[in-house]
This is a predicted structure of a 72-nucleotide RNA (transfer RNA) from Emericellopsis sp. 1a5.
RNA sequence: GGAUUAGUAGUCAAGCGGUAAGACAUGACCCUUUCAAGGUCACCAUCGCAGGUUCGAAUCCUGUCUAGUCUA
Numbered sequence: 001g002g003a004u005u006a007g008u009a010g011u012c013a014a015g016c017g018g019u020a021a022g023a024c025a026u027g028a029c030c031c032u033u034u035c036a037a038g039g040u041c042a043c044c045a046u047c048g049c050a051g052g053u054u055c056g057a058a059u060c061c062u063g064u065c066u067a068g069u070c071u072a
Stems, first nucleotide, its partner, number of pairs: 001071007010024003018055001026042005048064005
């Protein structure tokens, strides 16, 4: 240099055109003499960045950044 995979919440992670699921963590309450465990509820990402296509984009296209793998 070329090819390829990935980037989504504090962490992990699903979602392949129709308003982003879940788990852990965190907070409140319940339970308990107290703690832990358990239960209920709440909170948290407009999706690496910038454009484009579309009525509508995390998803499709282009460019770019970062990380990994293969190749020269």
The same sequence occurs in records of 3 taxa. The source organism's lineage runs through Eukaryota, Opisthokonta, Dikarya, Pezizomycotina and Emericellopsis. A source record names the gene trnE. Its Rfam family is "tRNA". Rfam classes the family as a transfer RNA. The coordinates come from a structure-prediction model, not an experiment, and the mean pLDDT is 82.